[in-house]
RNA sequence: GGUCUGUUGGCUCAGUUGGUAGAGCACAUCGUUCACAUCGAUGGGGUCGUUGGUUCGAGUCCAAUACAGACCACCA
Repeated sequence: GGUCUGUUGGCUCAGUUGGUAGAGCACAUCGUUCACAUCGAUGGGGUCGUUGGUUCGAGUCCAAUACAGACCACCA
C1' cells in the first nucleotide's frame, strides 16, 4: 500500500425483504427475608463509529473517513 471483516445502552451480542431498535447480564424501585443472597414484578438508559448521499422512509443501500482485527504485497 491492497483486499476482506467488524464498530448497535455500562458489558456481551441479536436485528430477516429498507417500515420509527431488542435480548441476556448489570443498574434503580417494590415484594419476599431478621438481614444478605436467590427468586418475582416494575422501571430508567442507546439514534446504531463519524460525515454526506439515495429514498415517502436507512442500523440495513451508496460514497468518504476514523478505529480494531485477519490475509496479501512491497521496502530496509

Predicted 3D model of a 76-nucleotide RNA (transfer RNA) from a Clostridia bacterium. Its Rfam family is "tRNA". Its family is annotated with triplet codon-amino acid adaptor activity in the Gene Ontology. By type it is a transfer RNA. The RNAcentral record of the sequence draws on ENA.